[in-house]
This is a predicted structure of a 73-nucleotide RNA (transfer RNA) from a Candidatus Saccharimonadota bacterium.
The prediction has a mean pLDDT of 82.
It matches the Rfam family "tRNA". From the family's description: Transfer RNA (tRNA) molecules are approximately 80 nucleotides in length. It is annotated as a transfer RNA.
RNA sequence: GCCGUCUUAGCUCAGUUGGUAGAGCGGCGCACUCGUAACGCGCAGGUCGCCAGUUCAAUCCUGGCAGACGGCU
Numbered sequence: 001g002c003c004g005u006c007u008u009a010g011c012u013c014a015g016u017u018g019g020u021a022g023a024g025c026g027g028c029g030c031a032c033u034c035g036u037a038a039c040g041c042g043c044a045g046g047u048c049g050c051c052a053g054u055u056c057a058a059u060c061c062u063g064g065c066a067g068a069c070g071g072c073u
Base pairs, nucleotide, nucleotide: 001072002071003070004069005068006067007066010025011024012023013022019056027043028042029041030040049065050064051063052062053061
């Protein structure tokens, strides 16, 4: 220098041939218990890496940029 994959909640990851985002763990509260843990119920937490384009509508499609990883030279 070229090519490919990935970037979504604090962490690990789903998701959708475009219709407005979820799980587990973690956090907080409640219940239970003599008490703690566990189990149960509930709540909070996300500009879906950034910028633009297409579209009535973009986490999803297109282009560029940034970062991580891998391959080739």